[in-house]
Context: one part of a larger RNA
RNA sequence: UCAUGGCUAAGGAACUAGGCAAACUGACCCUGUAACUUAGGGAAAAAGGGUCCCCGUCAGGGAUGACGGGGCGCAGAGAAGUGGCCCAGGCGACUGUUUACCAAAAACACAUGGCUCUGCCAAACCGCGAGGUGACGUAUAGGGCCUGACACCUGCCCGGUGCCGGAAGGUUAAGGGGGGACGUCAUCCUUCGGGAGAAGCGUUGAACCGAAGCCCCGGUAAACGGCGGCCGUAACUAUAACGGUCCUAAGGUAGCGAAAUUCCUUGUCGGGUAAGUUCCGACCUGCACGAAUGGUGUAACGAUCUGGGCGCUGUCUCGGCCAUGAGCUCG
Numbered sequence: 001u002c003a004u005g006g007c008u009a010a011g012g013a014a015c016u017a018g019g020c021a022a023a024c025u026g027a028c029c030c031u032g033u034a035a036c037u038u039a040g041g042g043a044a045a046a047a048g049g050g051u052c053c054c055c056g057u058c059a060g061g062g063a064u065g066a067c068g069g070g071g072c073g074c075a076g077a078g079a080a081g082u083g084g085c086c087c088a089g090g091c092g093a094c095u096g097u098u099u100a101c102c103a104a105a106a107a108c109a110c111a112u113g114g115c116u117c118u119g120c121c122a123a124a125c126c127g128c129g130a131g132g133u134g135a136c137g138u139a140u141a142g143g144g145c146c147u148g149a150c151a152c153c154u155g156c157c158c159g160g161u162g163c164c165g166g167a168a169g170g171u172u173a174a175g176g177g178g179g180g181a182c183g184u185c186a187u188c189c190u191u192c193g194g195g196a197g198a199a200g201c202g203u204u205g206a207a208c209c210g211a212a213g214c215c216c217c218g219g220u221a222a223a224c225g226g227c228g229g230c231c232g233u234a235a236c237u238a239u240a241a242c243g244g245u246c247c248u249a250a251g252g253u254a255g256c257g258a259a260a261u262u263c264c265u266u267g268u269c270g271g272g273u274a275a276g277u278u279c280c281g282a283c284c285u286g287c288a289c290g291a292a293u294g295g296u297g298u299a300a301c302g303a304u305c306u307g308g309g310c311g312c313u314g315u316c317u318c319g320g321c322c323a324u325g326a327g328c329u330c331g
Stems, first nucleotide, its partner, number of pairs: 001326008010317002014315001019312001027051005036041001038149001052071008072076001084310007091302002096108002113146006124133003150297004155227003160224002162220005169215003175209002180204005187196003228246005255289001256286001267283005
């Protein structure tokens, strides 16, 4: 010097990003226990008292206990073990799960709710196949997707994309179909150069007939998704219940709102502090909340995140000392 452990006057978070670390608390018995609540809980809430020895009385079969009196010590759970507590808010209902070796969480899961597929040789999935899982199950079942206890709720838009249904019309492949064209050729014509050319064969191939799909028609948002602008108007001012106009598939309902979302922003007001970019309560001008990519609440729960208080302390003012060990230095 470092590591580990211990003590420390006065103060007590002044430390610091942050009480990180440490300290306080701690067992048993008795008393007592709030808001809130899903009436279970919250609860070991909180807060307080007792704990040793002797004598007496009472209770008890006893162990022991209750009460009264007395005694000793610094101290009676005499050492050790062993919750610090409270208030408010965010997120997630909860117990669980996770990045083996930087993340344990507000992420995943979850019971619940919904949509959708599947009638059984099921759908879905694995396999080239046989075959297997599903399931020795059968729609109160099984698969996929979303949501995420519970309470109150879940608005409008089907124009686009997707999915479902429809089949009149348009488009349309293979295939069918072969009008026609071309080649060849018996034969015929010839100015002898060359022409014409039936049947057959060959090549090509127009109409026309051809499904699903697409176009088209309709449905569907707890399917993917989306949910306006400008101008004017009330007898102070301000504001605009009201009106006009343009656009749209429809123009954001309830609820919430400077929020895990607010740029401007340390918004403004209130609270807490001597002093508060954080925090809590409001306001609403929502840059850019919003309803199962769920909205708003919510008791309980959490090694969760944020703010505050009490207690407590070497975190600090600001250092000091002790023990043990290690390297180095000195010896």

Large-subunit ribosomal RNA, domain IV from an activated sludge metagenome, 331 nucleotides, folded computationally. The coordinates come from a structure-prediction model, not an experiment, and the mean pLDDT is 87.